[in-house]
């Protein structure tokens, strides 16, 4: 430097659920908690996907209904960049 994750060590992260705060919602933050993860690290979220629908638009039997992202999700999949330990 390339490749790889069998066993191991040091560590990292933290699903569901619960509580508090926040938000129209989706969701987010903090604390508890561990199902998992070898990139579950990063990207003004780059492409696809998923999700919500306050505002807006259209309709309305006036109760609402439909559409829509400048709101969200990277622990849905790709892509780019970087990294600990071990093997070869």
């Nucleotide at each position: 430097a390339g490749u790889u994750g069998a066993a191991a060590a040091a560590g990292g992260u933290a699903a569901a659920c619960u509580g508090a705060c926040u938000g129209a919602a989706a969701g987010g933050u903090c604390a508890g908690g561990a199902c998992g993860c070898a990139a579950a690290g990063u990207c003004c979220a780059u492409g696809g996907g998923u999700u919500u629908a306050a505002a807006g638009u259209a309709c309305u039997u006036a109760g609402g209904u439909a559409c829509u992202a400048g709101g969200a999700c990277u622990g849905c999949c790709a892509g780019a960049c970087u990294a600990c330990c071990g093997g070869c």
Description
Predicted 3D model of an 88-nucleotide RNA (c-di-GMP-I riboswitch aptamer) from Candidatus Immundihabitans aquiphilus. Its mean pLDDT, the model's own confidence on a scale to 100, is 83.